[in-house]
RNA sequence: CAAAUAAGUUGUUCUAUCGCUGUUUUAUUUAAAUAAAAAAGAGGAAAGUCCGGGCAACACAGAGCGCCAUACUUCCUAACGGGAAGACUUGAAUAAAAUCGAGUAGAAAGUGCCACAGAAAAUAACCGUCUGCCAUUGGUGGAUAAGGGUGAAAACGUGAGGUAAGAGCUCACGACAUUUAUAGGUGACUAUGGAUGUGGGUAAACCUUAUGGGUUGAAAGACCAUGUAAACCGGGGUUUGAGGGCUGCUCGCCUGACUCGGAGGGUAGGUCGAUAGAUUUUUGUAGCAAUGCAAAAACUAGAUAAAUGAUAGAAGCCUGUUAAAAGGAACAGAACCCGGCUUAUAGACUUAUUUAAAAU
Numbered sequence: 001c002a003a004a005u006a007a008g009u010u011g012u013u014c015u016a017u018c019g020c021u022g023u024u025u026u027a028u029u030u031a032a033a034u035a036a037a038a039a040a041g042a043g044g045a046a047a048g049u050c051c052g053g054g055c056a057a058c059a060c061a062g063a064g065c066g067c068c069a070u071a072c073u074u075c076c077u078a079a080c081g082g083g084a085a086g087a088c089u090u091g092a093a094u095a096a097a098a099u100c101g102a103g104u105a106g107a108a109a110g111u112g113c114c115a116c117a118g119a120a121a122a123u124a125a126c127c128g129u130c131u132g133c134c135a136u137u138g139g140u141g142g143a144u145a146a147g148g149g150u151g152a153a154a155a156c157g158u159g160a161g162g163u164a165a166g167a168g169c170u171c172a173c174g175a176c177a178u179u180u181a182u183a184g185g186u187g188a189c190u191a192u193g194g195a196u197g198u199g200g201g202u203a204a205a206c207c208u209u210a211u212g213g214g215u216u217g218a219a220a221g222a223c224c225a226u227g228u229a230a231a232c233c234g235g236g237g238u239u240u241g242a243g244g245g246c247u248g249c250u251c252g253c254c255u256g257a258c259u260c261g262g263a264g265g266g267u268a269g270g271u272c273g274a275u276a277g278a279u280u281u282u283u284g285u286a287g288c289a290a291u292g293c294a295a296a297a298a299c300u301a302g303a304u305a306a307a308u309g310a311u312a313g314a315a316g317c318c319u320g321u322u323a324a325a326a327g328g329a330a331c332a333g334a335a336c337c338c339g340g341c342u343u344a345u346a347g348a349c350u351u352a353u354u355u356a357a358a359a360u
Stems, first nucleotide, its partner, number of pairs: 002355009012315007020041002023038006043331001047342002050340005055217004062251004067213005072086005087104006105208002110206002112202003126148002128144007156174006175198010221272004232262005243255004279298008317328002
């Protein structure tokens, strides 16, 4: 210097003309409405609807059960299943380190499962070893779990002693688990020592432990106007409490004079919710960082079947060329708001790792 992989940032700008939407100002106007001017007008994901909240409504009388979610440590945050920094186990690759990934409550509370093969998957004996008897190429009884076989995994490993042959049977040194002392660390844990013990795996298997969770969701919800049939038929109820609410169920509590169904009649228009915020930018400061604190500055869509655009020129980016010309530009459109996660993405830039060659 080039390529590949991974992560992160960005992903157009200006001028002119015309057009659309809301706001502000001015003029006409009873008002609606009309005209002019000003500034503003779709993203990094607006997507998915996967999490967490704000806000709104119900309730404020709870209790029990159920259901759901999370799970190494510390910190950040309004909160989170998010983010930052770490600990231990582990995979790729390597001589090692670095780098890029995965996992992490509990198997000493209990239950279940581990196909096939194998004697046996935890109440073990096929071959083998030792030994008694017999009719002796063998048969039969007893002992054994050190050796062999099967398997992903076979009663902790190695060595020595001991034994009829063997076995943690005994000893030494280790492995693993539990527990404890000292030192370090906020902590998960680390290092060194002691004691006790000894099949393994599996808990998006049942389960146990700890923590947390009221429900619903802007088509939520609130208000105004218009209009009719506040009528008809049937069931239930009016303090002996129907119905409704808290709440998924039970108990309990509150409210309560109407309520459930049928047939039929009338209306479906408007206002709010609705964007000044856990907001954005700059500087300083504390912190490894996420992020916090302080000061200054700024106001940046609000539609309601849905506006945020079109044309022309110039510049920027990519491609191309000696230089030009011509050409090209992905994923994709707000609908109560905000913080995350996940997915899609032409091109450009930054960082890290790897590869081959060259130069210093």
This is a predicted structure of a 360-nucleotide RNA (Bacterial RNase P class A) from a Bacteroidota bacterium. Rfam family: Bacterial RNase P class A. By type it is a ribozyme. The prediction has a mean pLDDT of 76. The source organism's lineage runs through Bacteria, Pseudomonadati and Bacteroidota.